[in-house]
RNA sequence: GAGCACUUCGCCCAGCUGGGUAGGGCGUUUGAUUUGAGAUCAAAAGGUCGCGGGUUCAAAUCCCGCAUUGUUCA
Numbered sequence: 001g002a003g004c005a006c007u008u009c010g011c012c013c014a015g016c017u018g019g020g021u022a023g024g025g026c027g028u029u030u031g032a033u034u035u036g037a038g039a040u041c042a043a044a045a046g047g048u049c050g051c052g053g054g055u056u057c058a059a060a061u062c063c064c065g066c067a068u069u070g071u072u073c074a
Base pairs, nucleotide, nucleotide: 001073002072003071004070005069007067010026011025012024013023020057028044029043030042031041032040050066051065052064053063054062
């Protein structure tokens, strides 16, 4: 330098294939339980979906550019 893949709550991931309310687990907080803690149960908070632009009534999803990380080739 070129090709391919990845990027989504604090962490790990699903959702993209067929555009239509952004979800799960762990963790965190609160409550119940306990002498207390852990475990268990219930509830809650937590996201400009890497950045910018375009298409569309509507974009995490489609298109373009850039960037991060991984990998292959030179």
RNAcentral holds the sequence, with entries from Rfam. A computed fold for a 74-nucleotide RNA from Nannocystis exedens, annotated as transfer RNA. NCBI's taxonomy places the organism under Bacteria, Polyangia, Nannocystales, Nannocystaceae, Nannocystis. Rfam family: tRNA. The family's RNA type in Rfam is transfer RNA.